[in-house]
This is a predicted structure of a 722-nucleotide part of an RNA (large-subunit ribosomal RNA, domain II) from Hyalomonas chlamydogama. RNAcentral holds the full RNA, with entries from ENA. Its Rfam family is "Bacterial large subunit ribosomal RNA". The source organism's lineage runs through Eukaryota, Viridiplantae, Chlorophyta, Chlamydomonadales and Hyalomonas. A source record names the gene rrnL.
Context: one part of a larger RNA
RNA sequence: GCCGGCGACUUAUAGGAAGUGGCAAGGUUAAGGAGUAAGAUCCGGAGCCUUAGCGAAAGCGAGUCUUAAUAGGGCGAUGAAGUCACUUCUUAUGGACCCGAACCCGGGUGAUCUAAUCAUGACCAGGAUGAAGCUUGGGUAACACCACGUGGAGGUCCGAACCGACCGAUGUUGAAAAAUCGGCGGAUGAGUUGUGAUUAGGGGAGAAAUUCCAAUCGAACUCGGAGCUAGCUGGAUCUCCCCGAAAUGCGUUGAGGCGCAGCGGUGACGAUAUAAUGGGCUGUCUAGGGGUAAAGCUACUGUUUCGAUGCGGGCUGCGAAAGCGGUACCAAGUCGUGGCAAACUCAGAAUACUAGAUAUUGCCUUCCGUCAACCAGUGAGAUUAAGGGAGAUAAGUUUCUUAAUCAAGAGGGAAACAGCCCAGAUCACCAGCUAAGGCCCCUAAAUGGUCACUAAGUGGAAAAGGAUGUGAGAAUGCUGAAACAACCAGGAGGUUUGCUUAGAAGCAGCCACCCUUGAAAGAGUGCGUAAUAGCUCACUGGUAAAGCGUUCUUGCGCCGACAAUGGCCGGGACUAAGUGACCUGCCGAAGCUGUGAUAUUUUUUUUAUUAUAAAAAUUUUAGUAAUUUUUUUUAUUAAAAAGAAUAGGUAGGGGAGCGUUCUGUUUUGGGUGAAGUUAUCACGUAAGUGUUGAUGGACAAUACAGAAGUGAGAAUGUUGGU
Numbered sequence: 001g002c003c004g005g006c007g008a009c010u011u012a013u014a015g016g017a018a019g020u021g022g023c024a025a026g027g028u029u030a031a032g033g034a035g036u037a038a039g040a041u042c043c044g045g046a047g048c049c050u051u052a053g054c055g056a057a058a059g060c061g062a063g064u065c066u067u068a069a070u071a072g073g074g075c076g077a078u079g080a081a082g083u084c085a086c087u088u089c090u091u092a093u094g095g096a097c098c099c100g101a102a103c104c105c106g107g108g109u110g111a112u113c114u115a116a117u118c119a120u121g122a123c124c125a126g127g128a129u130g131a132a133g134c135u136u137g138g139g140u141a142a143c144a145c146c147a148c149g150u151g152g153a154g155g156u157c158c159g160a161a162c163c164g165a166c167c168g169a170u171g172u173u174g175a176a177a178a179a180u181c182g183g184c185g186g187a188u189g190a191g192u193u194g195u196g197a198u199u200a201g202g203g204g205a206g207a208a209a210u211u212c213c214a215a216u217c218g219a220a221c222u223c224g225g226a227g228c229u230a231g232c233u234g235g236a237u238c239u240c241c242c243c244g245a246a247a248u249g250c251g252u253u254g255a256g257g258c259g260c261a262g263c264g265g266u267g268a269c270g271a272u273a274u275a276a277u278g279g280g281c282u283g284u285c286u287a288g289g290g291g292u293a294a295a296g297c298u299a300c301u302g303u304u305u306c307g308a309u310g311c312g313g314g315c316u317g318c319g320a321a322a323g324c325g326g327u328a329c330c331a332a333g334u335c336g337u338g339g340c341a342a343a344c345u346c347a348g349a350a351u352a353c354u355a356g357a358u359a360u361u362g363c364c365u366u367c368c369g370u371c372a373a374c375c376a377g378u379g380a381g382a383u384u385a386a387g388g389g390a391g392a393u394a395a396g397u398u399u400c401u402u403a404a405u406c407a408a409g410a411g412g413g414a415a416a417c418a419g420c421c422c423a424g425a426u427c428a429c430c431a432g433c434u435a436a437g438g439c440c441c442c443u444a445a446a447u448g449g450u451c452a453c454u455a456a457g458u459g460g461a462a463a464a465g466g467a468u469g470u471g472a473g474a475a476u477g478c479u480g481a482a483a484c485a486a487c488c489a490g491g492a493g494g495u496u497u498g499c500u501u502a503g504a505a506g507c508a509g510c511c512a513c514c515c516u517u518g519a520a521a522g523a524g525u526g527c528g529u530a531a532u533a534g535c536u537c538a539c540u541g542g543u544a545a546a547g548c549g550u551u552c553u554u555g556c557g558c559c560g561a562c563a564a565u566g567g568c569c570g571g572g573a574c575u576a577a578g579u580g581a582c583c584u585g586c587c588g589a590a591g592c593u594g595u596g597a598u599a600u601u602u603u604u605u606u607u608a609u610u611a612u613a614a615a616a617a618u619u620u621u622a623g624u625a626a627u628u629u630u631u632u633u634u635a636u637u638a639a640a641a642a643g644a645a646u647a648g649g650u651a652g653g654g655g656a657g658c659g660u661u662c663u664g665u666u667u668u669g670g671g672u673g674a675a676g677u678u679a680u681c682a683c684g685u686a687a688g689u690g691u692u693g694a695u696g697g698a699c700a701a702u703a704c705a706g707a708a709g710u711g712a713g714a715a716u717g718u719u720g721g722u
Base pairs, nucleotide, nucleotide: 001722002721003720004719005718006717011094012093013092014091015090016089017088018087019086020085021084022083023082026049027048028047032043033042034041053060054059063075064074065073066072097235098234100232104225105224106223107222108221109220115199116198117197118196119195120194121193122192123191124189126158127157128156129154133150134149136147137146138145162186163185164184166183167182168181169180170179201217203213204212205211210219238657239656240655241654242653243652248261249260250259251258252257262378263377264375265374266373267371268370269369270368278365279364280363281362282359283358284357285356286355287354288353295345296344301341302340303339304338306336307335308334309333312330313329314327315326316325317324318323381406382405383404384403385402386401387400388399389398390397411422412421413420426597427596428595429594431593432592433591437587438586439585440572441571442570446584448583449582450581451580452579453578459574465559466558469556470555471554472553473552474551475550476549477548478547486543487542488541489540490539492516493515494514498510499509522537526535527534598647599646600645601644602643603642604641605640606639607638608637610635611634613632614631615630616629617628619626658711660708661707662706663705664704665703667701668700669699676695677694678693679692681690682689683688
């Protein structure tokens, strides 16, 4: 991992609600007693709920409280349903759906590991060094001192055992829950070691590391409190049918929790049937309030460009002062001019909102509303579009508003692609029509039609900026008195103008820019020289001959265009199979339609059931009465038929069922073969049910009820097997 078994909303009491049943203006007993095998049953009326409320209360009472009040107001009454059980749901308290802590506290057990200490024992090959002291000799007045020798000190040296553990490798499901191999440190000492003792967890020990105290140590282990608690994670077992959310507001030692509200379900009530005075939608209209967008500011508050004017000030002249002048300075205010504003508005939309009217009876519809009712879940939201804030007019960013989708939504399209486009899946069909999107091949459908554009594989990523790309339009100039381009020829003289300068001769620079000849030719457009020279242009003539320039608007293209595996049409490929406009077909979905079927809700009809009321008849009776039958009315339940609408769905609510074990009643089967196992076939919308064969060898099932240890794929579940 797989297979089989086990494995999670229980139970008690109390409250609330719904349903069912008993009795009903009443309902009911509790403890206790009698009784019994145990029950049932009987006794027991204390108590509880209800039949009356109001007031804080005394209290009063269909009223009462407030109050001075007989006013007003509040809560009540004004003809009525309770109560006791059971079942289901839910709440509270208990372990309370199941599994899961780390911890905390109490009582014990541990120093055979390890730490320290105590007592008593044991052990340390060999080699080296050679302290003190001493002997002898030298030496001294005597010491001192020197030397040979002797001697054998030391947390001395080298190095086995022994103890340790600095480095590397191996090992890492190991040979080993710390080792092996090769090197390494200490090795007479604060040494190592045997045995026996001592110290105990809020503690001990510690040459001190949060180190050790039995592979356990920031507080050992073990049993108990204990099923601690867990706003946290995980898990929670059969089927079908109906409805169907939220991710928001406020509060919270609150933020991944909870409470109330909002949104869901169920129920009841209201309203409704020649279908509304309810609800929703559309068009038109009416009446409203507004201060957003845009706009505006000589309409305010602020802000702001330029010009004009210049209160006042600065500087300055004259003067003794008063004062009189000047000013290329600053500048209030005013005038003109042009702007800006979320916290400016003289004015002011579109929408939206509120309330109505109307549309043949507008259209649709039961969708609607209410509740001291019951049961929830949600309170992490996501993206897209639009309007804003924050940010950098960044973010698959963050935070509001409006709408949609996803969430909880399958199907078709977008190559693939929760949130985009189309469209909302009850089931079946080898039927049809469409949506978005498509129609050369992959790949269903026109290599369809008409008119244009693009030459860039643009299409099939990008800006400022750049360019005789090319199409369309507009304007404006030149042009058979010959334009534009090309070719041939001229392009001169005064003059090297003057100045400047070493030089300045058209062409370094400055001033001036005249005259002549002529078809035309600048006191010179550029190249060039030291300066000249030389080439060239403007301008003119000729050759030849038809259009040529400039500006603007616009369609489609070009460059700009640089990233790391080969890669930005889904691919093939395409010059349309690209782009724009128009046209006609077709394909295309779980959409719509068709045919058949199921379910839910509802309407109508028919048949039957039960009850109620009325009428008639009959029987009985002295008789209103009672009983039976028939007809009609109203309601109720059930079945059938026909019609209509509906049937995506997470959390969640509601409904209806299947199956398992046991019990009671019932009807049955079984050695001529029960259950179980296995295979097969049939039936049912599903859970499931049944037939037949084999195996098996003794119990099993139907119907109707009751009670639950009642359904397994998940919990790093648990246990057995493999």